[in-house]
Context: one part of a larger RNA
This record gives sequence, C1' cells and structure tokens, in this order.
RNA sequence: CUGGGCUUAAAGGGCGCGUAGGCGGGCUGUCAAGUCUGGGGUGAAAUCCCGCGGCUCAACCGCGGAACCGCCUCAGAUACUGACGGCCUCGAGGGGGGUAGGGGCGAGCGGAACUAAUGGUGGAGCGGUGAAAUGCGUUGAUAUCAUUAGGAACUCCGGUGGCGAAGGCGGCUCGCUGGACCUCUUCUGACGCUGAGGCGCGAAAGCUAGGGGAGCAAACGGGAUUAGAUACCCCGGUAGUCCUAGCCCUAAACGUUGGGUACUAGAUAGUGGACUAGACAUGGGUUCACUGUCGAAGCAAAAGUGCUAAGUACCCCGCCUGGGGAGUAUGGUCGCAAGGCUGAAACUC
Repeated sequence: CUGGGCUUAAAGGGCGCGUAGGCGGGCUGUCAAGUCUGGGGUGAAAUCCCGCGGCUCAACCGCGGAACCGCCUCAGAUACUGACGGCCUCGAGGGGGGUAGGGGCGAGCGGAACUAAUGGUGGAGCGGUGAAAUGCGUUGAUAUCAUUAGGAACUCCGGUGGCGAAGGCGGCUCGCUGGACCUCUUCUGACGCUGAGGCGCGAAAGCUAGGGGAGCAAACGGGAUUAGAUACCCCGGUAGUCCUAGCCCUAAACGUUGGGUACUAGAUAGUGGACUAGACAUGGGUUCACUGUCGAAGCAAAAGUGCUAAGUACCCCGCCUGGGGAGUAUGGUCGCAAGGCUGAAACUC
C1' cells in the first nucleotide's frame, strides 16, 4: 500500500463534548479547478517489448518500430464533483402548549432494624455448629421493658417497569438544574453526520489530608476440620466501607454487538403521549417515542439474529492479521505511590 474481517474464532475505543479532516438535502444561474474530447510541445541515449540483421549458435552487438503508462500548453464539452451567487423546506435547530421519570447537585426530615450506655424485671445459662470448642455470663449475661446516643442502609410498592452518554440512579419533602417524549406547523433556512489529536466524565478497590465509625469486614489472633489446612465452618477483629477536599483511570466498563441516515412481512406484551367514530361508559381504531418476547424473507460456520439486524446500502471513526514469549522488556509520558497509557524482539511450537 492492498485484501478480508471485528456477538461467541484475533479484533468496537469504558462513555460523551468537540478541533482539524473526511462525507453531506431539493431547484436554479455563472465559472470551468477536478472530469471528459481533440490538437501541439516535451517525455535524452541506453534499458524493457516487437520485427529484421551481424559474430558457426547463444550471451553480446547493430538497425527500425513500439513504448516511455507522465508533465506542460491551446481549443472545446458541462452530466457529475467543486467554487461563487439566488431560491426552497422534507434534514437540523429555535418558539408556543403539554407529559412521564430512582437523571444530577444541595439542604432538611422520617420510621424499622442494629449496636452501645443507663435504669427496671429476672436468676443460669447464652451463643455457635455437621458435631464442638474458642467466646460471653453470678462484677448478673441471654431474654424482656423503658429511656438516651450513634452510624449506615432505605423493607413493602418493585415490575425483561422508569431515567441517564456511559459509569450508574430507589424512604419522604423543599430548593437549584440537565435531558427526553408528544403536539401546534409559528420562526431560521442545510445551520448537518462523524470525529485523528484535545478536553471532560468514569463502578469497585487503592492513595493524601481532615472528620466519622453502628453493622459488616481484607490483614491479623484464637477455636475447629484435616495427613497437613497459611482455606472452606465458628468466636473475635484493624484498615476499609461513610462524609469533605484532592488524586488514581482500571473492569466480564458486556448487548462481549462504535456512531449516523434511509429502506425491508407480520404477531404479541409493557411504558409515556397525541388523535378519532359514538349521547356517555367498559372498550375499539389510528399514530409517534421508548422497552421486551416470538417470528417471514434475508444473513450466519452454526448457535442464533431478524424495523432495538448480526438484513439491504451509504458516510465517518476505532480495532484485528497464528499460539506462547507478553500486555513482558525498553524508551517516552502520566501518577504521591500502587501503577496506568503507549508497546517490541530474540527464542520456541
């Protein structure tokens, strides 16, 4: 450079915003850069190719032709791309009117449970297991009642239900705030899609400083089990788990399926809207958005997928190229560190 690929075989970036770039709706005019046609110039010789010839052949050499796939220039064509101008509304966005929601941030409040403390009742066990023991208990435990304190999490509702770009989000109320959907067809008039770099967000664990600490619980101690038991089970228990500020930046960050647009049978269920005939209602029909299941065609190695495509096409980005060595070494860069990102080769099968 090119081919074929990326659900499960190697391969979709964890997710978004967006720079450059790439790509881009309908009608029309001008230009003629790309594009196409014709003419001219140049494209040294040798080499390559074709034909003929010379050394006895060949290599080699000579002659002629073709070619030199290109560049420059002149004239012309204008469908497509492009540039510039005008117009349009179906893409995109704004505006008006509505709707649903654990979307985000902050503050306040609530009950159950748990643990501890204090007091009352009570008087010998409790706890735990397969069975036990360690452990707790006459300095009165367990149980039970009352009061007080504290921290964390929010049972039922709860649902292949909802919201969010992803990570993720669940008690109640208030404040601030992002997005989506439906509808009117009121405005702008292609303002769009994607997105190398870049910037931001990013579960858990971990790190720094300060607070907090009920329960749980790495490490650790003890009791069991066992041949052993650095485990599984039991009794304890510190970091941590929680809050504030700042780092880390990973994951089975998964739908193991990048984003956008258009098109391509149906059936059925759920969520949120709008419309509709009928006097009203249970209900019916139409339509838009989202979430599931089954399934025609197609696709697929099959499993499966199937308007939420893995179908049919186009645009843009990321990535793969046999297994091990290895996500290692080295260099660079980021980080307080842990480590992250980038990322080989020898050798071997």